The RNA shown here (transfer RNA) has 72 nucleotides and comes from an Alphaproteobacteria bacterium. The sequence was found in a public genome assembly.
RNA sequence: GCCCACAUAGCUCAGGGGUAGAGCACUCCCUUGGUAAGGGAGAGGUCGUGUGUUCAAAUCACACUGUGGGCA
Numbered sequence: 001g002c003c004c005a006c007a008u009a010g011c012u013c014a015g016g017g018g019u020a021g022a023g024c025a026c027u028c029c030c031u032u033g034g035u036a037a038g039g040g041a042g043a044g045g046u047c048g049u050g051u052g053u054u055c056a057a058a059u060c061a062c063a064c065u066g067u068g069g070g071c072a
Stems, first nucleotide, its partner, number of pairs: 001071007010024004018055001026042005048064005
């Protein structure tokens, strides 16, 4: 330099056009003599940035940024 993949909650990841979820972590409650384990409830994300397509974009297209990989 060229090519490919990835970027979503504090962390690990789903979701691939119709207003975003799980596990762990966090907060409160139940249970215990007290922890741990278990159960219930809750909070937490302008979906990397920008532009475009569309009635509607986390999702499709392009550019950029970052990370990983491949070729030379």
The prediction has a mean pLDDT of 82. It matches the Rfam family "tRNA". By type it is a transfer RNA. Taxonomically the source falls in Alphaproteobacteria (Bacteria, Pseudomonadati, Pseudomonadota).